Predicted 3D model of a 93-nucleotide RNA (THF (Tetrahydrofolate) riboswitch aptamer) from Dethiobacter sp. Rfam family: THF (Tetrahydrofolate) riboswitch aptamer. From the family's description: Tetrahydrofolate (THF) riboswitch was first reported for Ames et al. as an RNA motif in 5' untranslated (5'-UTR)regions of folate transport and biosynthesis genes in Firmicutes genomes. The literature on the family includes a 2010 paper in Chem Biol by Ames et al., "A eubacterial riboswitch class that senses the coenzyme tetrahydrofolate". The source organism's lineage runs through Bacteria, Bacillati, Dethiobacterales, Dethiobacteraceae and Dethiobacter. The coordinates come from a structure-prediction model, not an experiment, and the mean pLDDT is 87.
């Protein structure tokens, strides 16, 4: 100095328990705010707050409630995919 590899937020399927179905969550849009490979910044990627628009699959039973759906549903474990600069870290030469 060259070359290569590990590693992030998350994403995607699967299964568990779970929430909703008297509609809250997802998802969209607009504003501030946060975190974000091992370090620093950092977003068109992710969270969260407020306003705003859109918006649905319920049905049986022995009916205390229970059972099978439905939902661009929450989480949690697998598998898999997974940092663009700059320094580091490993290995090679």
């Nucleotide at each position: 100095u060259g070359c290569a590899g590990a590693g992030u937020a998350g994403g995607u399927g699967a299964u568990a328990u779970g929430c909703g179905u008297c509609a809250a969550g997802u998802g969209c849009u607009a504003a501030g705010g946060g975190a974000u490979g091992g370090g620093a910044a950092g977003u068109c990627g992710c969270c969260c707050u407020u306003a705003g628009a859109c918006g649905a699959a319920a049905g049986g039973g022995u009916c205390a409630u229970c059972c099978u759906g439905c939902g661009a549903u929450a989480u949690a474990u697998c598998a898999c995919c997974g940092c663009g600069u700059c320094c580091g870290c490993u290995g090679c030469c």